[in-house]
Context: one part of a larger RNA
Parts: sequence; C1' cells; structure tokens
RNA sequence: GGAUGAACGCUGGCGACGUGUUUAAGGCAUGCAAGUCGGGGGGUUCCGCAUCUAUAUAGCAAUAUAUGGAAGCGGGACACCGGCAAACGGGAGAGUAACACAUUGGUAACAUAUCUCAGAGUCGUGAAUAAGUCUGCGAAAGUGGAUCUAAUACACGAUGGUAAUGAAAUGACAAAAGUCAUUUCAUUUAAAGAUUUAUCGCUCUGAGAAUGGCCUAUGUCCUAUCAGCUAGUUGGUGAGGUAAAAGCUCACCAAGGUUUCGACGGGUAGCGGGUGUGAGAGCACGACCCGCCUCACUGGGACUGAGACACUGCCCAGACUCCUACGGGAGGCUGCAGUCAAGAAUAUUCCUCAAUGGCCGAAAGGCUGAAGGAGCGACGUCGCGUGCAUGAAGACGCCCUUAGGGGUGUAAAAUGCUUUUAACUGGGACGAAACAAUGACGGUACCAGUUGAAUAAGGGGCUGCUAAACUCGUGCCAGCAGCAGCGGUAAUACGAGUGCCCCAAGCGUUAUCC
Repeated sequence: GGAUGAACGCUGGCGACGUGUUUAAGGCAUGCAAGUCGGGGGGUUCCGCAUCUAUAUAGCAAUAUAUGGAAGCGGGACACCGGCAAACGGGAGAGUAACACAUUGGUAACAUAUCUCAGAGUCGUGAAUAAGUCUGCGAAAGUGGAUCUAAUACACGAUGGUAAUGAAAUGACAAAAGUCAUUUCAUUUAAAGAUUUAUCGCUCUGAGAAUGGCCUAUGUCCUAUCAGCUAGUUGGUGAGGUAAAAGCUCACCAAGGUUUCGACGGGUAGCGGGUGUGAGAGCACGACCCGCCUCACUGGGACUGAGACACUGCCCAGACUCCUACGGGAGGCUGCAGUCAAGAAUAUUCCUCAAUGGCCGAAAGGCUGAAGGAGCGACGUCGCGUGCAUGAAGACGCCCUUAGGGGUGUAAAAUGCUUUUAACUGGGACGAAACAAUGACGGUACCAGUUGAAUAAGGGGCUGCUAAACUCGUGCCAGCAGCAGCGGUAAUACGAGUGCCCCAAGCGUUAUCC
C1' cells in the first nucleotide's frame, strides 16, 4: 500500500447492486416450511336438479302448496383404503488426513422410478381388510374384540418370448476366469383398469437419455520430544452375501502384509472451482455463488421403496424439556421468521405464488418460508447531492502583530440564476408468454408541472518518518505515543483557540492476511 462476512469511536442526505451469528453442531415458546389425485375405491355429510311415492291442507275433481322418504344425476366438504411424491428442494460444517475431494482411466464386476423410441400383450378366478356399525379398556396418547364392504390394494390360475436360470453343440473375442452370437432341450416368471371414442394408464422385453454404486493411478497440512505397526491382520480354498468385484462375512489352511520414499500414533482440518495479495514465483484463505462429501438432540438398527439405513418416517438405548389421574405418554428449528444464552458482533414472528422452478393431477387447479419481493444495518462497492455566477486593495467578528499591519477572505452580506435532490400535484409502466384473463413488488420505477437555495458535512492530522504552524494554558504534573521520543517555566509533540493539510458520507482506531 492492498484486502475483510469485520468490530469499536465520532459523524451521517439519497439511490442501485451485493451482503449480514465468523462465537454455543448451546437450549428453544409460537406460526408456517410436503403434499396431491374423486378421471383408482367404498363410504359419511351438505347443496342443487328432475322423477316416483307417503301424509296433511285447499278443492267435486284435475291439480296446487307444505313436510318426509326412495333410488338417480351434478357439485362441495370430510376422514379412510389405494397411487405418486415425500431420497428433491432448503440448512449446517460437527466428524473426516480418507478413494473424502480434484484430475485420469476402468466396470468383460453393476443398478436405475419418472422421460423418449421400438416390439409384444392386457384372459379368468378368489379370499380379505380399512373406513363404517356394535362393544370394551385407558386420565391421555392410544388400543382390543365382534361384524359388514370396495378397488389401479392383495392372492391364485392361464398364456408369452428377442426375458431369467440350467444343460448340450458350433463359432468369435480374450492372457485367463470368462464374455458374446447362433441352434436345441428343460424349468420359471406378467398385467388394471378409468373415462367414453379417443385418450390416459397397466404388464413383459430391447435401446436411449440422464443419474448413481464400486475399483485404479497421481495429487492433498503440522509433528520423530510418535519407530515400529497389524490376527480378519496378508493370501488361498469353500460357503454365505450384495445390483455388483472384494475378508464384505464365516469355516478351514498358510504366515503373511506395511514401514525412514515416514508406517503406526498425536494435533489440526470438510475438499475443489475459486478468493486476497504479489511483477511473478509464491504465501494466506475456502464467507457469499457453483460442484462433490458429510451431518440432522447423542449412539445404534433396520423397514418401506427404483432410490434412504431417511432433517420436519419407524424401532431401541441415553441425556434434556414438557404433560400426567403416577399406571403411562409427548418432543427434537444445523428449514423461514422469532426467543433465551454466549459474544466485540450479525436483520422482519413481513408480502406473494404474479414470474422461474419443483411435487401431485387428464385438466381446472392445489401445495411450495424453494423462489420472487419488500423491511432493517454506511457492512461493502459504485453513482449522485449538500448549489452556480457576480461581488471590497477587502465590512463585522475572531486570531496573530515589530502596533505599521497581516490572516480568515470572494469567504460572508448583497444582486442575479438554476432545481440534481427535497416537498407537493397530475400521469404511470416493462417484467404477461398464448384471443382473453392473470403483477406480490407497486401507485414503485419513470414522466410532466408547482414551490423555493430551499432539506443535506464531517472525521483524522499538522516534531521527524509524513502533506500541514502560530498563540495561550500547563510545568516530568495533567497528559501524548506506530517507532524515535515529547512534558522538570517561553512545549510547532500535552490541553485550547486561530490557521493550515488529507480524505469525504464518511473518517479514524483495533484485529487478521499478503
């Protein structure tokens, strides 16, 4: 000198774009943050429509009115069964020195719901169960029994091959285990309907797209005041296991494996794209944004599923908090706000799904604290303003003085002008795509007009380094200070006044990095 997610002191007019718990991965009141589908299904309830029917009233009657019932159609709400989603999106960096990450290869050792393309199919049967009804237990959370019922829920059967498994033959590839192709044989495995005329589905198979799992090489902090470490340890055979190779697991056998090119141990730490600085080499860092990883009160476990060993799912244990009728239960903000605590220190319990995207749905649409916006903070960067011109050999005041004068200083006053900004009045968007409709932001930005210099300047410094000095006060006191050092009676170094210098809505100080 530059930089910062900064803080502190003094000061503070506006806007745009960014950014904001670096500490206690400490504890959390409250609300919201993942639902959706009735065009899968049976119900409950309400409304409307027309039909039939019962009763009452009026009427001789037809009929009219009122009330009720039945099945039907249409619509709304509500839980329930079922489907899809909930593994994404959002947060955090505790752990991790590791195939965690980065780069490079491999997978002939693998998986993939939804999406696209292609081929083939979608036949039949059955038993249940939730909701409901009846009835128990419990303070509650909840839970037991009986009985009824449906489905795109579940089960069974049929059919099927370019599917899977096994066997045989031939050929090709491969170092090999083996893989691929063709042929033959055997065994096994599918499906679901909805709505009404054309779609959406369902099942099997192949291919694609994209995503993921696993493996390999290289790179990746400090420490030797850590020198030896290792029994599933290293390898083999067999078995199990996985989507898949493998001590991944187990039995048996062998005695290996690793290490001064730093094993093992200890400390520290998420990694990268990047960021800061520097001429570069390098050094330091990894906030915000993007990719990957890891975590979700602490530890462990599996279930469901294409995908989790699952932030707002389940089970067990623990700590903590809450409820309790003392028998037993409930909870998990490292989501958005907010609160307490900690701290030098970090924001609103805001608006909207209008846009972009996500999930569900045929759609209409619903949900979305993702997102879009607004609010707060000079926290940062950038931009703008706080007026312009004329105006005395130069007012007043103040300061200095050799008492002559000098400085503040065209500065002010005064005169003329302008209106960025401000206030008010009127108009008023883009963002909306697709005929129309649809905007939270927002009556915002912007435009026009009116008023009037009107609403707007400070901070630090002036001994040298270092740009800028005089006077007074104080008297090694009070104090200053980054270093050298100032102050003990004429202090340009302390305090004040005047003047000057630097930067400017900021200026200084502190901390950290280069």
Overview
A computed fold for a 514-nucleotide part of an RNA from a Patescibacteria group bacterium, annotated as small-subunit ribosomal RNA, 5' domain. The prediction has a mean pLDDT of 84.